[in-house]
């Protein structure tokens, strides 16, 4: 130093051909229950790695840079 694949909630990940940013798990608040677990509701919870272009509009497409894995050298 070259090359591929990821980085999205606290966590594991989804996100189709650019059009509303999401699921489970956690935590929280409430049902039930003698308690606690369990199970059921319910609401919250996002700088989509930063930092720039194209676009009427960008997680999604181009650039550069960071930060992990794996190959080559």
């Nucleotide at each position: 130093g070259g090359g591929c694949c990821g980085g999205u909630a606290g966590c594991u990940c989804a996100g189709c051909u650019g059009g509303c940013a999401g699921a489970g798990c956690a935590g929280u608040g409430g049902a039930c229950u003698u308690u606690u677990a369990a199970u059921c509701c319910a609401a919250c919870g996002g700088u989509c790695g930063c930092g720039g272009g194209u676009u009427c509009g960008a997680g999604c497409c181009c650039c550069g840079c960071c930060c992990g894995g794996c190959c080559c050298a």
Molecule: transfer RNA
Organism: Longimicrobiales bacterium